Source information: Predicted 3D model of a 150-nucleotide RNA (FMN riboswitch aptamer (RFN element)) from Salinibacillus kushneri. Of the family's consensus pairs, 100% are formed in the model. Taxonomically the source falls in Salinibacillus (Bacteria, Bacilli, Caryophanales, Bacillaceae).
RNA sequence: UUCAAUCUUCGGGGCAGGGUGAAAUUCCCGACCGACGGUGAUGAACUUAAGAUAAGUUCUAAGUCCGUGACCCGUGAGGUUUAUACCAAGCGGCUGAGCCAGUGAAAAAUCUGGGACCGACAGUUAAAGUCUGGAUGGGAGAAGAUGUGA
Numbered sequence: 001u002u003c004a005a006u007c008u009u010c011g012g013g014g015c016a017g018g019g020u021g022a023a024a025u026u027c028c029c030g031a032c033c034g035a036c037g038g039u040g041a042u043g044a045a046c047u048u049a050a051g052a053u054a055a056g057u058u059c060u061a062a063g064u065c066c067g068u069g070a071c072c073c074g075u076g077a078g079g080u081u082u083a084u085a086c087c088a089a090g091c092g093g094c095u096g097a098g099c100c101a102g103u104g105a106a107a108a109a110u111c112u113g114g115g116a117c118c119g120a121c122a123g124u125u126a127a128a129g130u131c132u133g134g135a136u137g138g139g140a141g142a143a144g145a146u147g148u149g150a
Stems, first nucleotide, its partner, number of pairs: 005146006017029003031130002033119002035068004043059007063117002072093004078087003099114004121133003
């Protein structure tokens, strides 16, 4: 320094203002929000050589690109129970939405501008991305520590 193992911590945001109504943060006008990894022509800092450039390093940049996660469905190692039954690792399935113009050496899905679009389940005096709940849960993953092996 790398790999594997174990442990610890961390790990999601959002209806202002108004209309209708007996009742709506659920309808209507309007407002607001954007998990994780990757990619990436962004921005910043630095290093080396050189002298008006070149190479490299670090941090940073996508809700709609490539994947992942939560919900849900199936299966189910294993566990609890006298039993019915219940819990459940893992695995499989399901899983939304982006165009136009500009810029440019460039084939821009990421830059700039415009105007769009999307958002689990259950509940509710009335239909929910934003309220309440499962959830003091789970989680993609992030950071760190320990001892071991190569």